[in-house]
RNA sequence: GGUCUCAUCGUCUAGUGGCCUAGGACACCUGGUUCUCAUCCAGGAGAUCGCGGGUUCGACUCCCGCUGAGACCG
Numbered sequence: 001g002g003u004c005u006c007a008u009c010g011u012c013u014a015g016u017g018g019c020c021u022a023g024g025a026c027a028c029c030u031g032g033u034u035c036u037c038a039u040c041c042a043g044g045a046g047a048u049c050g051c052g053g054g055u056u057c058g059a060c061u062c063c064c065g066c067u068g069a070g071a072c073c074g
Base pairs, nucleotide, nucleotide: 001073002072003071004070005069006068007067010026011025012024013023018057028044029043030042031041032040050066051065052064053063054062
């Protein structure tokens, strides 16, 4: 330098154009249970989906560029 893949709550992830102003697990917070802690139960907060454009009536989802990470080739 070329080709390709990935980027979503603190962490790991679901999502394949409208049912998603985005769901789950762990972690966190509150309450219950317990003599206390842990476990368990109930509830809560937390992501405008890496950034900027485009297509579309409508974009986390499709296209382009950039940034970052990775794989292969030279």
Predicted 3D model of a 74-nucleotide RNA (transfer RNA) from a Candidatus Berkelbacteria bacterium. Rfam family: tRNA. By type it is a transfer RNA. Rfam links the family to the GO term triplet codon-amino acid adaptor activity. RNAcentral holds the sequence, with entries from ENA. The organism belongs to Candidatus Berkelbacteria, within Bacteria. The coordinates come from a structure-prediction model, not an experiment, and the mean pLDDT is 81.